[in-house]
RNA sequence: AGCGGCGAACGGGUGAGUAACACGUGAGUAACGUACCCUUUAGUGGGGGAUAGCCAACCGAAAGGUUGGGUAAUACCGCAUAAGACCACACUUUCUUCGGCGAGAGUGGUAAAAGAGCAAUCGCUAAAGGAUCGGCUCGCGUCCCAUUAGCUAGUUGGUGAGGUAACGGCUCACCAAGGCAGUGAUGGGUAGCUGGUCUGAGAGGAUGAUCAGCCACACUGGGACUGAGACACGGCCCAGACUCCUUCGGGAGGCAGCAGUGGGGAAUAUUGCGCAAUGGAGGAAACUCUGACGCAACAACGCCGCGUGUGUGAUGAAGGCCUGUGGGUCGUAAAGCACUGUCAGAAGGGAAGAAGAAAGUGACGGUACCUUCAGAGGAAGCACCGGCUAACUCCGUGCCAGCAGCCGCGGUAAUACGGAGGGUGCAAGCGUUGUUCGGAAUCAUUGGGCGUAAAGCGCGCGCAGGUGGUUUGGCAAGUCUGAUGUGAAAGCCCAGGGCUCAACCUUGGAACUGCAUUGGAAACUGCUAGACUUGAGUCCGAGAGGGGCCUGUGGAAUUCCUGGUGUAGGGGUGGAAUCCGUAGAGAUCAGGAAGAACACCGGUGGCGAAGGCGACAGGCUGGAUCGGCACUGACACUGAGGCGCGAAAGCGUGGGUAGCAAACAGGAUUAGAUACCCUGGUAGUCCACGCUGUAAACGAUGUUCACUAGCCGCUGGCACACGUAAUAGUGUCAGUGGCGUAGCUAACGCGUUAAGUGAACCGCCUGGGGAGUACGGCCGCAAGGUUAAAACUCAAAGGAAUUGACGGGGACCCGCACAAGCGGUGGAGCAUGUGGUUUAAUUCGAAGCAACGCGAAGAACCUUACCUACACUUGACAUCCCAAGAAUGUGACGUAAUGGUCGCAGUGCCCGCAAGGGAGCUUGGUGACAGGUGCUGCAUGGCUGUCGUCAGCUCGUGUCGUGAGAUGUUCGGUUAAGUCCGGCAACGAGCGCAACCCCUAUCUAUAGUUGCCACUGGGUAAUGCCAAGCACUUUAUAGAGACUGCCGAUGCAAGUCGGAGGAAGGUGGGGAUGACGUCAAGUCCUCAUGGCCUUUAUGUGUAGGGCUACACACGUGCUACAAUGGGUGGUACAAAGGGCAGCGAACUCGCGAGAGCAAGCCAAUCCCAUAAAGCCAUCCUCGGUUCGGAUUGUAGUCUGCAACUCGACUACAUGAAGUCGGAAUCGCUAGUAAUCGCGGAUCAGCAUGCCGCGGUGAAUACGUUCCCGGGUCUUGUACACACCGCCCGUCACACCAUGGGAGUCGUUUGCUCCAGAAGUCGGUGGCCGAACCUUCGGGACGGAGCCGCCAAAGGAGUGGACGGUGACUGGGGUGAAGUCGUAACAAGGUAACC
Repeated sequence: AGCGGCGAACGGGUGAGUAACACGUGAGUAACGUACCCUUUAGUGGGGGAUAGCCAACCGAAAGGUUGGGUAAUACCGCAUAAGACCACACUUUCUUCGGCGAGAGUGGUAAAAGAGCAAUCGCUAAAGGAUCGGCUCGCGUCCCAUUAGCUAGUUGGUGAGGUAACGGCUCACCAAGGCAGUGAUGGGUAGCUGGUCUGAGAGGAUGAUCAGCCACACUGGGACUGAGACACGGCCCAGACUCCUUCGGGAGGCAGCAGUGGGGAAUAUUGCGCAAUGGAGGAAACUCUGACGCAACAACGCCGCGUGUGUGAUGAAGGCCUGUGGGUCGUAAAGCACUGUCAGAAGGGAAGAAGAAAGUGACGGUACCUUCAGAGGAAGCACCGGCUAACUCCGUGCCAGCAGCCGCGGUAAUACGGAGGGUGCAAGCGUUGUUCGGAAUCAUUGGGCGUAAAGCGCGCGCAGGUGGUUUGGCAAGUCUGAUGUGAAAGCCCAGGGCUCAACCUUGGAACUGCAUUGGAAACUGCUAGACUUGAGUCCGAGAGGGGCCUGUGGAAUUCCUGGUGUAGGGGUGGAAUCCGUAGAGAUCAGGAAGAACACCGGUGGCGAAGGCGACAGGCUGGAUCGGCACUGACACUGAGGCGCGAAAGCGUGGGUAGCAAACAGGAUUAGAUACCCUGGUAGUCCACGCUGUAAACGAUGUUCACUAGCCGCUGGCACACGUAAUAGUGUCAGUGGCGUAGCUAACGCGUUAAGUGAACCGCCUGGGGAGUACGGCCGCAAGGUUAAAACUCAAAGGAAUUGACGGGGACCCGCACAAGCGGUGGAGCAUGUGGUUUAAUUCGAAGCAACGCGAAGAACCUUACCUACACUUGACAUCCCAAGAAUGUGACGUAAUGGUCGCAGUGCCCGCAAGGGAGCUUGGUGACAGGUGCUGCAUGGCUGUCGUCAGCUCGUGUCGUGAGAUGUUCGGUUAAGUCCGGCAACGAGCGCAACCCCUAUCUAUAGUUGCCACUGGGUAAUGCCAAGCACUUUAUAGAGACUGCCGAUGCAAGUCGGAGGAAGGUGGGGAUGACGUCAAGUCCUCAUGGCCUUUAUGUGUAGGGCUACACACGUGCUACAAUGGGUGGUACAAAGGGCAGCGAACUCGCGAGAGCAAGCCAAUCCCAUAAAGCCAUCCUCGGUUCGGAUUGUAGUCUGCAACUCGACUACAUGAAGUCGGAAUCGCUAGUAAUCGCGGAUCAGCAUGCCGCGGUGAAUACGUUCCCGGGUCUUGUACACACCGCCCGUCACACCAUGGGAGUCGUUUGCUCCAGAAGUCGGUGGCCGAACCUUCGGGACGGAGCCGCCAAAGGAGUGGACGGUGACUGGGGUGAAGUCGUAACAAGGUAACC
């Protein structure tokens, strides 16, 4: 090696399949098996024939194989024996679910065995029992989809047979027609199940790694063999896919065993050591095998423990960061000083784990552990710091880069990005991502809802189902209680024990809420047998009613037709037109026809289940109510499916059609008007029959029953008493309304007609959009209905109430808001500002009201910020430092000027003996710095405008409300006023109003010059010129006065009206005074200021230019257009101001602007300075003029360094437009408008502007409808950046997901066939074969082969389902500023909606 035996069906792996008796749990097997092990009983006699190994020959590349020759057994085969076993026959008997099971005796038949060893002993055969492990059966439990509703022919059952270890349609023949299913069959999807695990207070939800039990699988599919056991992971056969070898003929293979490789992936370890222990197989044993297992290696993957030091140490070191520059903080932290020695390191020692006596045996391992040595030495990170949520500053960045769990940060001061310092939390880890549970009462059993937030079916009838009145007896299913069995171990929990502790391990207990069996209880539910009357129903008697269906009748009106009268219009509207009418309309009278609808009554009145129902009469018919209390005896309630009814519109067939009226036509309106309005008008509206089945089908409130304060109506009955007939009263039943208590509700509200408190049953909801849509099913003639998603997208959508704001909502009130008046603007010319254009520059700002004669109370240079050119660079200006020089004055060159260059004169103040120093100034230099009318008014302060001098805006306490908030402050009066009064759950108070302040109107006191002049005096040509005086005027100080105080009327009062007196009368007139706030209003160019930018320039200086331009447009003004005027002459009367670099008289000159000379005045003194309109007189006489003055020419004056660009004025000359102004628009209510002049600021000069002053001096206001603005209350709201709001749809563009789609591709599956491997089973003539029999012929039996049934892969055909893709197409969603309109939100401008 081979023969034989046993094992290999265990152990180990995986979770593909499986929704199933697979699993869990509890039962059953009287329907079964069980090798090895244990116990007991009985045996083990005598024979036979082969075969492998081996040898020889041969075939093949190999794997393998063929032939021949030997041979052994506990391998194989007869024979004998049979206690017991099994089979057949008939019998007795225990038990029984009556089917049988067990036991017993009898007759006949059938089947056994193996030996080995010296021995002990180990084996072998039969039977019975045990133990163990299995097979099969049953009850219960076990995911999602009904857009899966019907499935099933071996299907369900029976009889018989076969088959199996065993029951059974498990298989077959025959018979019957069953079986399953809304308590979810069938189909589809998904999934191994459990003990357990995670989470949770629990109930639950999610899950099924490691460990343990069961199942299934072993490349995919099929099959059997062997065996006690398999249809067998490392066995066999066949088919298929794949890989490998090959001489091309043929062969080999199956890591979901342990390592390991590749691939995939975000990701998961060593081709280690050992059988020493535990366990398994074989063996008598030695022993062999064992990637089970025990260990080691790798990985912070998890749990647990430990370390990285401890103490001390303040000059609070250096350094970092911050800073208010003083300091703070890191921080006793560090250094320094004194200690300790865990871990790691080195050395020495060194286990237990090893057993039943002794010996032997250790992979781990020189490991754990012990001792010694050295030395603070080698050992800290990660996340976060806007809120949630513990922890804050600086710098950088500038809607960029980025962050983000949600809300949200970032657009120049970011605690939110990035960095830093600091801090917070965890810690050998910390964060992130994913997943599960929780929070989530957000699927609600515990434990939710449905009037308006999502949600009550449109309404009824009713099968199944669920639930069900009072009472008695019984039963014991539910229920309660006791016991028994089971609920594996592990885990969780409790108590001990062992590793130094812990994690971990270990022992015991408890628990496992379940299931089964059994004993008991009988209140409740149930079942059963009776009884009852109150629920329900029946009966009798009444009355009410637009309840329903059918038939007929009536009058009014409309329209049409006919006729009469009659004439030019009618009709219609905001206004019109289309339209009708001289062919006679409309109007009116008479007659006729037709259809539809039924005024008044008529009413939160009636009836009906709802939809709905309205003239009258008749017929048929349903229901409710009241009264009576006779009958039945729980007959009841609800109701998934189902069935019926069901407005309007719509559809079909046939009628009918007066009016109305989608569509349509015309006329209007309008930017348009496919609308609103008007004129017409067809379907339809009406009837009959049929369909549709929906509505904001609403009380947005399902049905039924019970209970729980009341008050006031209405409808229909009944009863009672009073005097009744009507009426009224009280009580009661049914219905229908209003208010309201408790209670409920988020609030609004509901409130015996509940949305209260309970009970029963049904329906429905679970963020918005997509969408009540798609697909599929069902229904329908169609229109469409019903059932009903997903992808995707958003962080909201929504309810109720609150405060505002708004309304082409309402009420009340006010304002030169309108109206009534007067005068203007818009037309002309000019002035001025702005836009635009132009330019080198035309500097900048202001922008509806509330920018535009505004900043600018004065641009020729300057101003000036702009442009051009030339210059300067610590600078024109400030502080500090160094050097020199007093400061300063001045000359020359040169320039357009500045700048630049070169000179001259000159020596002050303080200290000091002197030298020198100091203050101040100048020059030169260096660097810090200066400078900026550069940007940001959206970083700011300050100041200002505006609503608005409108009457409002708030607070404390109290009260009401869950709250936002309300009340007060609303209401009734009144006022200029939130002014005051009354009332009131409010009572008070503040900022505003008013008053206090100033001017003005009257008076008084004081004072009297520069003012005044009555009396007295003087003087002059004349004058307060002078003396005197302070009466008056006046000046300027202080006071008085006016308060609805008085009277009348009215009123509760506040107040209002009238009157008196008074200078003034109801805040006398005017001014100053501007609440809380709004407009990111205005201003960085007044000033101040954060940040940014610039630094030989964006700073500074100088010259010239520009801001002054000019086709044009607008605002604000001036002057006019003339006779209420213009010209000329004469003449009268102010106020308020200004004046020394000033006002400047008089006088002279000039036509004049002015000039010359010069008095006075620092001003109640002098001057500017004549006021002008007015008045008197005169000319002009209606014309582009004696209006008007622009423009232009010439000549001048003045200011100024200088009037060219670019001043004002004068004279002469010139003499434009313009003859009262379109649409539109402004101001003003009394000393106002209008008109007239005067002054001032700015300023050298320049005023039609601005700010003031006085003179003359009106008209009108009925009134609050309308326009504008404002206030209060109320109402609606989808607005809150608040109507200049919000917001809808088409179209265009981009992207995304999705439906349909001629098809096409794939997956899966049903059915009908074809085909048929391996193989079991069955059949089988001939063929082949050692054992047994033989009469030697053969037979029995077996085998190959062949045939048949079944049957996998494969193939064909035909269906179903699902998925991918698809030209094209449908809608949907999202997107920064696109287009068109304006639908909705307010009465949204036509109320909205279904």
Notes:
Small-subunit ribosomal RNA from an uncultured bacterium, 1394 nucleotides, folded computationally. It matches the Rfam family "Bacterial small subunit ribosomal RNA". Rfam links the family to the GO terms ribosome and structural constituent of ribosome.